[in-house]
Context: one part of a larger RNA
Molecule: large-subunit ribosomal RNA, domain IV
Organism: Verrucomicrobia bacterium CG1_02_43_26
RNA sequence: AUCUCCUCAAGGAACUCGGCAAAUUAGCCCCGUAUCUUCGGUAGAAGGGGCGCCUACUUCGGUAGGUCGCAGAAAAGAGAUCCAAUCGACUGUUUAGCAAAAACACAGCUCUCUGCUAAGUCGUAAGACAACGUAUAGAGAGUGACACGUGACCAAUGCGGAAAGGUGAAUGCUGGAGGUGCAAGCUUCUGGUUCAAGCCCCCGUGAAUGUCGGCCGUAACUAUAACGGUCCUAAGGUAGCGAAAUUCCUUGUCGGGUAAGUUCCGACCUGCACGAAUCGUGUAACGAAUUGGAUGCUGUCUCGAGGAGAUGCUCA
Numbered sequence: 001a002u003c004u005c006c007u008c009a010a011g012g013a014a015c016u017c018g019g020c021a022a023a024u025u026a027g028c029c030c031c032g033u034a035u036c037u038u039c040g041g042u043a044g045a046a047g048g049g050g051c052g053c054c055u056a057c058u059u060c061g062g063u064a065g066g067u068c069g070c071a072g073a074a075a076a077g078a079g080a081u082c083c084a085a086u087c088g089a090c091u092g093u094u095u096a097g098c099a100a101a102a103a104c105a106c107a108g109c110u111c112u113c114u115g116c117u118a119a120g121u122c123g124u125a126a127g128a129c130a131a132c133g134u135a136u137a138g139a140g141a142g143u144g145a146c147a148c149g150u151g152a153c154c155a156a157u158g159c160g161g162a163a164a165g166g167u168g169a170a171u172g173c174u175g176g177a178g179g180u181g182c183a184a185g186c187u188u189c190u191g192g193u194u195c196a197a198g199c200c201c202c203c204g205u206g207a208a209u210g211u212c213g214g215c216c217g218u219a220a221c222u223a224u225a226a227c228g229g230u231c232c233u234a235a236g237g238u239a240g241c242g243a244a245a246u247u248c249c250u251u252g253u254c255g256g257g258u259a260a261g262u263u264c265c266g267a268c269c270u271g272c273a274c275g276a277a278u279c280g281u282g283u284a285a286c287g288a289a290u291u292g293g294a295u296g297c298u299g300u301c302u303c304g305a306g307g308a309g310a311u312g313c314u315c316a
Stems, first nucleotide, its partner, number of pairs: 002310007010302002014300001019297001027051005036041001038145001052067006068072001080295007087287002092104002108143007120129003146282004151212003156209002158205004165200003172193009213231005240274001241271001252268005
């Protein structure tokens, strides 16, 4: 010097991407406990006080008095806490061996299919599962507790429907011409007619795949445009939210917090490029999740110092 530990003056996050690590807290009893809330919780919230032994009394729970120590949950073991935001409701599951999460699942919600020899799945088949079930059932798809909601468009694609019409193969029916043969016939070419599904056409359908505009002008300061004009479209993004896990310009602007804040919180809306079950917006509780802040605490640091053990090396 390295590793594993222990202790430290004054300061106390000045360290650092970041309080990473360490420290603080810790048991039982009593008091006390905000905001929010789905009234269950949040909550051990937070924050205080007590704790040994002896004697007396006791309603046997304790109370009063005395007494020892630095220290009485005397060792070990044994919650740090709070505020705010994002995401996901929650308990759960996952990349055995770099990812535990906001990913998956979930209860709930919705749509589609299926009437039983069910649909669906496996198998060439027999047959099997579904199910010894029967639409309050089974299968498939999406969303993901709960609260409030879930707008417009059926032009394209998909799906469903549809006794008309168009198109529509082989076969069937029927006509013409040729070749060959004595003939029956065989064969080649060319018409007509009949004619399924499908497609075209028509209608429906968005919690189906999806999509959801430009330009110009206008109010008695200015600015802006409730208003008007025009082009295009199937229809032009409604409610709500918004520099967002989405904002390029951007460290947007304003406010808050700091002495100082590219992060954070609250607003604004100019949404490069949010938006309604590829759900929208909220949300108590929950989270080894992510982000910002605060108290306490500390060798993280100012800035090091001392100690114990181990390893390695040298000498004996």